Overview:
This is a predicted structure of an 85-nucleotide RNA (c-di-GMP-I-GGC riboswitch aptamer) from Candidatus Bipolaricaulis sp. The sequence was found by an Rfam model in a public genome assembly. It matches the Rfam family "c-di-GMP-I-GGC riboswitch aptamer". Rfam 15.1 lists 1,298 matches to the family in 717 species.
RNA sequence: ACCCGAAACGGCAAACCCGCCGAAAGACGGGGACGCAAAGCUACGGGCCUAAAGGGAACAUCCCAUGGCCGCCGGGCUGCCGAAG
Numbered sequence: 001a002c003c004c005g006a007a008a009c010g011g012c013a014a015a016c017c018c019g020c021c022g023a024a025a026g027a028c029g030g031g032g033a034c035g036c037a038a039a040g041c042u043a044c045g046g047g048c049c050u051a052a053a054g055g056g057a058a059c060a061u062c063c064c065a066u067g068g069c070c071g072c073c074g075g076g077c078u079g080c081c082g083a084a085g
Base pairs, nucleotide, nucleotide: 003085004082005081011036012035016031017030018029019028021026034071040077041076042075044074045073046072047069048068049067054064055063056062
């Protein structure tokens, strides 16, 4: 230094509730903790969610992200601590 993940200082915060934005998915703020060693950042690949406007269509309750999710799996970038191995 890398793999790795004991301990500690700390960090984040699912569900749910309240507020707020949104058509929705979902975001944000507060409360709250199921969990997390990248649960920090990034929609790049796959996947998933939504379909108001717009487009498509067998005109349907259907299809399409340009809307979302990185706490679904990968990739990329960055990073605290240091016991065993």
Taxonomically the source falls in Bipolaricaulis (SeqCode) (Bacteria, Candidatus Bipolaricaulota, Bipolaricaulia (SeqCode), Bipolaricaulales (SeqCode)).